[in-house]
RNA sequence: CGGGGUGUAGCCCAGUGGUAGGGCGCUACGUUCGGGACGUAGAGGUCGGGAGUUCGAGUCUCCCCACCCCGACCA
Numbered sequence: 001c002g003g004g005g006u007g008u009a010g011c012c013c014a015g016u017g018g019u020a021g022g023g024c025g026c027u028a029c030g031u032u033c034g035g036g037a038c039g040u041a042g043a044g045g046u047c048g049g050g051a052g053u054u055c056g057a058g059u060c061u062c063c064c065c066a067c068c069c070c071g072a073c074c075a
Stems, first nucleotide, its partner, number of pairs: 001071007010024004018055001026042005048064005
């Protein structure tokens, strides 16, 4: 320098244009002498940043950023 991939809750991931979800974790309550486990309920997201297309974008297009892989170049 060229090509490809990934970016969504604290962590790991789903979501193939139409209400943003799950597991773990966290909080409260129940259960227990207490803890763990279990059960019930709840909080937690401007979907990496910006622009565009569309009635409508996490999803499609473009630019940028971070990380990963492959290749090229130099040594």
Molecule: transfer RNA
Organism: SAR202 cluster bacterium Io17-Chloro-G9